Context: one part of a larger RNA
Molecule: small-subunit ribosomal RNA, central domain
Organism: unidentified
RNA sequence: CUGGGCGUAAAGCGCACGUAGGCGGUAUUGCAAGUCGGAUGUGAAAGCCCUCGGCUUAACCAAGGAAGUGCAUCCGAAACUGCAGUACUUGAGUCCGAAAGAGGAUCGCGGAAUUCCCGGUGUAGAGGUGAAAUUCGUAGAUAUCGGGAGGAACACCAGUGGCGAAGGCGGCGAUCUGGGUCGAUACUGACGCUGAGGUGCGAAAGCGUGGGGAGCAAACAGGAUUAGAUACCCUGGUAGUCCACGCCGUAAACGAUGAGUGCUAGAUGCUGCGGGUAUUGACCCCCGCGGUGUCGCAGCCAACGCGUUAAGCACUCCGCCUGGGGAGUACGGCCGCAAGGCUAAAACUC
Numbered sequence: 001c002u003g004g005g006c007g008u009a010a011a012g013c014g015c016a017c018g019u020a021g022g023c024g025g026u027a028u029u030g031c032a033a034g035u036c037g038g039a040u041g042u043g044a045a046a047g048c049c050c051u052c053g054g055c056u057u058a059a060c061c062a063a064g065g066a067a068g069u070g071c072a073u074c075c076g077a078a079a080c081u082g083c084a085g086u087a088c089u090u091g092a093g094u095c096c097g098a099a100a101g102a103g104g105a106u107c108g109c110g111g112a113a114u115u116c117c118c119g120g121u122g123u124a125g126a127g128g129u130g131a132a133a134u135u136c137g138u139a140g141a142u143a144u145c146g147g148g149a150g151g152a153a154c155a156c157c158a159g160u161g162g163c164g165a166a167g168g169c170g171g172c173g174a175u176c177u178g179g180g181u182c183g184a185u186a187c188u189g190a191c192g193c194u195g196a197g198g199u200g201c202g203a204a205a206g207c208g209u210g211g212g213g214a215g216c217a218a219a220c221a222g223g224a225u226u227a228g229a230u231a232c233c234c235u236g237g238u239a240g241u242c243c244a245c246g247c248c249g250u251a252a253a254c255g256a257u258g259a260g261u262g263c264u265a266g267a268u269g270c271u272g273c274g275g276g277u278a279u280u281g282a283c284c285c286c287c288g289c290g291g292u293g294u295c296g297c298a299g300c301c302a303a304c305g306c307g308u309u310a311a312g313c314a315c316u317c318c319g320c321c322u323g324g325g326g327a328g329u330a331c332g333g334c335c336g337c338a339a340g341g342c343u344a345a346a347a348c349u350c
Stems, first nucleotide, its partner, number of pairs: 003322004007304002012318001014201004021194003025088007033081002035077008049065003053061002091191001092188003096183003103177007110154001115149007125136002162169002206247006215241002220236004258317006266295011299306002323350003332343004
């Protein structure tokens, strides 16, 4: 390589959109490129295989035959693929109606709490811990009441709940806006799936410029602990955390499970719709569709477990793996302001 694989053993790109490419529903007509059949030509000799012969035999050698899976041309077939045409509606999509949602962006508003400032009451402690101390306090702290400032986050509701492609999204209102679901006809008529490159999005931390800074808090300082304590505990505390714009592009970016389609027992919760039954007001019960959980048959699995949300049975397309260390490193290239990221070896060694 052929293969065999990718939940946990090595292996699913963090996620999406989409270019090329690959793959692609039903009926019918034509063409005949793929495909299939036949014929002709060619497929050097030697060799391989068969038959027979020559060296006493064999190896070796000679003669004849077969084979040569291939290529070209011609004739033919038309099921499948392809190409061209026509038609269809179940895939896909559009119109209409309805309901749900922390989906996104911008603007505004609200209350609780912490901190700080001002004022009142009030007096010797407060704070903190395993115990303490650093620390704060008679220049009046802690506590308590009133007023003010400012920033950040939104208790209860809250759910095994919802939404989003993923990252992620949670006070309230307004504006703009994306997606999905259900129900009904009507319409378009395969318009589809995947997706190398590419492009966009992408937690936290980090970076640049400018703002902001209440609380928290890397670094740092001090107090403790300890044999030591560059820690765990305590008192402080700066970046940062927040906003705007621009970078970074990583993660246990996890369901450690790529996307799509079809098929294959059920049971039971939650959630969004619709229908039936019932009352006629919803509820209850039955049925259907979408989502999200738990259990479980067959089947699968090394086991654990998975099990209509598959890790079952199949197909299409992409990505990835190939013993451990060296190493996700070096070198080179590309990207980045930097930090670094992406791509990615070998010697050597077990």